[in-house]
Context: one part of a larger RNA
RNA sequence: CUGGGUGUAAAGGGCGCGUAGGCGGGAAUGCAAGUCAGAUGUGAAAUCCAAGGGCUCAACCCUUGAACUGCAUUUGAAACUGUAUUUCUUGAGUGUCGGAGAGGUUGACGGAAUUCCUAGUGUAGCGGUGAAAUGCUUAGAUAUCACGAAGAACUCCGAUUGCGAAGGCAGCUCACUGGAGCGCAACUGACGCUGAAGCUCGAAAGUGCGGGUAUCGAACAGGAUUAGAUACCCUGGUAGUCCGCACGGUAAACGAUGGAUGCCCGCUGUUGGUCUGAACAGGUCAGCGGCCAAGCGAAAGCAUUAAGCAUCCCACCUGGGGAGUACGCCGGCAACGGUGAAACUC
Numbered sequence: 001c002u003g004g005g006u007g008u009a010a011a012g013g014g015c016g017c018g019u020a021g022g023c024g025g026g027a028a029u030g031c032a033a034g035u036c037a038g039a040u041g042u043g044a045a046a047u048c049c050a051a052g053g054g055c056u057c058a059a060c061c062c063u064u065g066a067a068c069u070g071c072a073u074u075u076g077a078a079a080c081u082g083u084a085u086u087u088c089u090u091g092a093g094u095g096u097c098g099g100a101g102a103g104g105u106u107g108a109c110g111g112a113a114u115u116c117c118u119a120g121u122g123u124a125g126c127g128g129u130g131a132a133a134u135g136c137u138u139a140g141a142u143a144u145c146a147c148g149a150a151g152a153a154c155u156c157c158g159a160u161u162g163c164g165a166a167g168g169c170a171g172c173u174c175a176c177u178g179g180a181g182c183g184c185a186a187c188u189g190a191c192g193c194u195g196a197a198g199c200u201c202g203a204a205a206g207u208g209c210g211g212g213u214a215u216c217g218a219a220c221a222g223g224a225u226u227a228g229a230u231a232c233c234c235u236g237g238u239a240g241u242c243c244g245c246a247c248g249g250u251a252a253a254c255g256a257u258g259g260a261u262g263c264c265c266g267c268u269g270u271u272g273g274u275c276u277g278a279a280c281a282g283g284u285c286a287g288c289g290g291c292c293a294a295g296c297g298a299a300a301g302c303a304u305u306a307a308g309c310a311u312c313c314c315a316c317c318u319g320g321g322g323a324g325u326a327c328g329c330c331g332g333c334a335a336c337g338g339u340g341a342a343a344c345u346c
C1' cells in the first nucleotide's frame, strides 16, 4: 500500500453555511460514452506454459502450438450507469390554519440581597479560626432602624422540562427577528444528500481602546501553620469579573458516539400538536427520558435518539516516548493558534 478500523483500546473535524467533486426517487422513448458480444488488424524476438525432439541424463538448446488477458477499427445488443426529451408524486420545497418554547437582538421596568454614604438608638467590643493573629472599633465599630447611592446577579416556580447547529439560553415586559413540530393536501415537480477548499459563528481565560466597578478576586501585602510553606486557612487587595467596539479561536468545545436516508420485537414515563362529540381512556406525528428482545460488542454495555442491518459523502487512525516539540510556512498587536517532522530510544 492493500486491508481493517474510529463511545471507553490509536482514531469523528468545536458547530454551521456552502464551491468544486462524489453519490442520488418512479415511468416512457431515443442515443450509444461506459458496458457486453462478433469480426478484422496489431500485440517483435527471447522469456513463461503445453507437446515433441537434440546433447549418455539434467541444466542448456531446437521445433510446433497455445498464450501475450492489451490497443485500434468495424458490425451489432440496450438490461444497468450515462445522456436527451416527455411525464409522475412518495424525497425536497412552497402555501395555509391554530398552538408551544430560558432561540436571538435592543430598550424600559421590578423586588430581595451585598457594599457604601448620612442621621437616630445604643456601648465595648466586632470579626475570624482547628486554635489564633493580622484587620475594624470610644474620632463610637459590631448590632438595630430610617432615608439615599451604586453595580452585579435573578430565590421560589424548576422538572428525567423546553429552545438552539454548536458554543449556549432563566426576574418581568414593549419592539424587531430566526428556526422547528402538528394538521390540511392547494402549488412546484427530484429542485435532493454529502461536502476538499472557502466563509460565518464559537464557553472561560486573554489582548487593544473607551466606560463602569457593588460583589468576588489571579498577582501582590500582611497574619497564621510548618523543619521550611513562594501553598492549603485568615485579613486586605490590583488586573479581571460588567458594558460598548475590535481582536483572538482554544476546552474533558463530551453523548469522549460526523451527517443523510431506509429497514428491524416490545413495555413504560413525559413535552408539543392533532384525531376519536366528552374523557380519569385510546390512536397518530414530532421531540425528551427509563427498561428490555433479536442483533452487535473484548467486556462493561448499546439496543427505532443503535454502538443492530444496509447505502452514500466527508473527517480521522496505523506501537510507546521524543512531541503536538523543532524547522519552515500561514494567521495574530501580543499571548499564542493552525499545519507538523526527524535523529535517538524502548
Base pairs, nucleotide, nucleotide: 003318004317005316006315008299012314014201016199017198021194022193023192025088026087027086028085029084030083031082033081034080035077036076037075038074039073040072041071042070049065050064051063052062053061054060091191092188093187094186095184096183103177104176105175107173109171110154114150115149116148118146120144121143125136126135162169163168206247207246208245209244210243211242216240220236221235222234223233258313259312260311261310262309263308266291267290268289269288270287271286272285273284274283275282276281295302296301319346320345321344328339329338330337331336
Notes: A computed fold for a 346-nucleotide part of an RNA from a metagenome, annotated as small-subunit ribosomal RNA, central domain.